Predicted 3D model of a 75-nucleotide RNA (transfer RNA) from a Planctomycetota bacterium. NCBI's taxonomy places the organism under Bacteria, Pseudomonadati, Planctomycetota. The coordinates come from a structure-prediction model, not an experiment, and the mean pLDDT is 83.
C1' cells in the first nucleotide's frame, strides 16, 4: 500500500431512514433516615470529524482521523 470491520452522554448499551437520540451506572440537588449507605424524585450529559443523498440521516454512499481483522510489496 489494497481490502474488509469498529467509533453514540464521563463509562457500558440501545434506536424499521420519521423521538425532543431512551436506558443503566456515575455525577448534581431534593426527598427519607439521629447520621451514613440503601431506596424514592428531579436534573446534567452522547451519534468521531467534513461533505453527500434524501420530505427527512445515529442509519445509506464519498472522503479524513483513530483503531482492530487480512491479504500482498519491501528487507
Nucleotide at each position: 500500500g489494497g481490502c474488509c470491520c469498529c467509533u453514540u452522554c464521563a463509562u457500558c448499551u440501545a434506536a424499521u431512514g420519521g423521538u425532543u437520540a431512551g436506558g443503566a451506572u456515575a455525577c448534581g440537588g431534593c426527598c427519607c433516615u439521629u447520621u451514613c449507605a440503601a431506596g424514592g424524585c428531579c436534573g446534567c450529559g452522547a451519534u468521531a470529524c467534513g461533505g453527500g443523498u434524501u420530505c427527512g440521516a445515529g442509519u445509506c454512499c464519498c472522503g479524513u482521523a483513530g483503531g482492530g481483522g487480512u491479504c500482498a510489496c519491501c528487507a